A computed fold for an 89-nucleotide RNA from Firmicutes bacterium UBA4975, annotated as SAM riboswitch aptamer (S box leader). The coordinates come from a structure-prediction model, not an experiment, and the mean pLDDT is 85. The source organism's lineage runs through Bacteria, Bacillati and Bacillota. Its Rfam family is "SAM riboswitch aptamer (S box leader)". Rfam links the family to the GO term regulation of gene expression.
[in-house]
RNA sequence: UCCUUAUCGAGAAUAGGGGAGAGAGUUAGCUCAAUGAUCCUAUGCCAACCUGCGACCGCGCAAGGUGGCACUGCUAACAGCGAUAAGAA
Numbered sequence: 001u002c003c004u005u006a007u008c009g010a011g012a013a014u015a016g017g018g019g020a021g022a023g024a025g026u027u028a029g030c031u032c033a034a035u036g037a038u039c040c041u042a043u044g045c046c047a048a049c050c051u052g053c054g055a056c057c058g059c060g061c062a063a064g065g066u067g068g069c070a071c072u073g074c075u076a077a078c079a080g081c082g083a084u085a086a087g088a089a
Base pairs, nucleotide, nucleotide: 001089003087004086005085006084007083008082013043014042015041016040017039021032022031023030025078026077027076028075029074044069045068046067048066049065050064051062052061053060054059073081
């Protein structure tokens, strides 16, 4: 990178950097944003999947591997698109 399976209405912040748009793509909305957003770093936190332990096969604890920490993947339509995890090649 491609494929398969599953999930995507819960949860989770400060500081520093930086300096204009951002929320995956297009369109139309609606929100966030110089009272500094999106993004990056550090620490912290959360617990989705894997893992470990305890139960017993509806769960609980931990936080090791990934991941995540505005708004339902922000909403709708299109595309069957995007993101994450595990497995295999």